[in-house]
RNA sequence: CGAGUUGGCCAGGCGGUCGCGUCUCAUCCCGGGCGACCGGGGCGGGCCGAGGAAAGUCCGGGCUCCCCAGAGCACGGUGCUGGUUAACGACCAGGCGGAGCGAUCCGGCGGUAAAGGGCAACAGAGAGGUGUAUUGCCGUUACUCCCAUGGGGGCGGCGGCGAGGGUGAAACGGUGCGGUAAGAGCGCACCGGCGGUCGUGGUGACACGACCGGCCGGGCAUCCCCCACCGGGAGCAAGGCCAAGCAGAAGGGAAUCCCGGGUGCUUUGCACGCCGGGACGGGAGUUGCUCGCUCCCGUCGACUUUCGGGUAGGCUGCUGGAGGCGGCGGGUAACCGUCGUCCUAGAUAGAUGACCGCACCCCGGCCUUGUGUCGGGGAACAGAACCCGGCUUAUCGGCCGACUCGGACG
RNA sequence: UGGGGCGUCGCCAAGUGGUAAGGCAGCGGCCUUUGGAGCCGAUAUUCGGGGGUUCGAAUCCUCCCGCCCCAG
Numbered sequence: 001c002g003a004g005u006u007g008g009c010c011a012g013g014c015g016g017u018c019g020c021g022u023c024u025c026a027u028c029c030c031g032g033g034c035g036a037c038c039g040g041g042g043c044g045g046g047c048c049g050a051g052g053a054a055a056g057u058c059c060g061g062g063c064u065c066c067c068c069a070g071a072g073c074a075c076g077g078u079g080c081u082g083g084u085u086a087a088c089g090a091c092c093a094g095g096c097g098g099a100g101c102g103a104u105c106c107g108g109c110g111g112u113a114a115a116g117g118g119c120a121a122c123a124g125a126g127a128g129g130u131g132u133a134u135u136g137c138c139g140u141u142a143c144u145c146c147c148a149u150g151g152g153g154g155c156g157g158c159g160g161c162g163a164g165g166g167u168g169a170a171a172c173g174g175u176g177c178g179g180u181a182a183g184a185g186c187g188c189a190c191c192g193g194c195g196g197u198c199g200u201g202g203u204g205a206c207a208c209g210a211c212c213g214g215c216c217g218g219g220c221a222u223c224c225c226c227c228a229c230c231g232g233g234a235g236c237a238a239g240g241c242c243a244a245g246c247a248g249a250a251g252g253g254a255a256u257c258c259c260g261g262g263u264g265c266u267u268u269g270c271a272c273g274c275c276g277g278g279a280c281g282g283g284a285g286u287u288g289c290u291c292g293c294u295c296c297c298g299u300c301g302a303c304u305u306u307c308g309g310g311u312a313g314g315c316u317g318c319u320g321g322a323g324g325c326g327g328c329g330g331g332u333a334a335c336c337g338u339c340g341u342c343c344u345a346g347a348u349a350g351a352u353g354a355c356c357g358c359a360c361c362c363c364g365g366c367c368u369u370g371u372g373u374c375g376g377g378g379a380a381c382a383g384a385a386c387c388c389g390g391c392u393u394a395u396c397g398g399c400c401g402a403c404u405c406g407g408a409c410g
Numbered sequence: 411u412g413g414g415g416c417g418u419c420g421c422c423a424a425g426u427g428g429u430a431a432g433g434c435a436g437c438g439g440c441c442u443u444u445g446g447a448g449c450c451g452a453u454a455u456u457c458g459g460g461g462g463u464u465c466g467a468a469u470c471c472u473c474c475c476g477c478c479c480c481a482g
Stems, first nucleotide, its partner, number of pairs: 001406010013358006020049002023046003027042006051381001055392002058390005063235004070291004075231005080094005095109001096107004110226002116224002118220002134165002136161006143154005173191006194213008239316004248307005256279006262272004280298007323342008360378007367370001411481007420434003428465001437451004458474005
């Protein structure tokens, strides 16, 4: 100098004028109240006033409610190891596999796909198992031809074989030697892969080494499935309080029994639509189903279906929190501890905008080529709505750090 | 806030792992004096977009984009 990888940061700056929203101070008006005061409105002053993603709502939590979440099945999610965390499918570190010369990046990466099921078009002889024989190789044999009595050829039958050719994305290790009628892990040596046992290192995933075993046991679990772990449901329109308003109608709907007390009576036994308990039955809730649990009801009927009626207001929850910044300490890191300091939006149809000046940056013109002058522009993605931790997606322009490869020069 | 569905040629659409049916419209040809009808033929580089699994993806998984519906 060129090409590239990666981490972090900013999101225009300063000043002024006008405008908007919450809060607060002062003042005026209206309404209520004996009053302190409360509510609403006007005007004026002051503080503060969008984001790195406020977004998508894809995960996780806080918070709140649901007569506490118990068991089994179902359903859903996650999936190498260790750690961080309130929690996670996030993050950090490591292992393994893959891509790249490298910095570095990517991985839903549990299951020997030997529990089981399922799938593999076309091509091919054969596509999942004890499977296949097309071209082939070998043995034997019927017939036939030639030389000629031992061979050779042609065509067919039976048997053996999986080495060579061929198909395919994929055809059941590779090389060499032996072996054989021909062959083949059929045997042996080496290499590679897998499994088992042991040793060493590591918390572990795993790595390395030794010995043994067979090489018959391919792909897809991001298809069902299996294993391990996790998950109660709903969501600020949660939930709490106040005010205002309304009208109910038509159906569905079981089954009672026992005990104790009480009351009544024709007083020792009967009745009861009085109370309590139990059984049984019906129903509501508990994510779906079953059980269990809680509650309601059993003819004055719980509950439920359909139609109809009312409200469309206010306050609260509400913003100070797993909070930001800085120092020190621990840890490789994510992160944690401690000290100091700061307060930094709370709207409810939803407030952040416009203009001017200066400096800076970018683009264009002019000639006098200068730290010149004139004109234009400062633009992206986008905007809080209960809060927080992540992920993902969108994004103009720029700044800082670390690293890799190549070339040149010293 | 919660839940469900859709996107395939200009339009309507089938296809749910194995070379993307069909109809309408449009285009070319035949037939006809001409037009219509009829007959024949061709037309999907991307199945809304990116990435992944697989030998192979419209189809399976994941992240986005757009649209529609339901409940409070």
Predicted 3D model of RNase P RNA and transfer RNA as a complex of 482 nucleotides.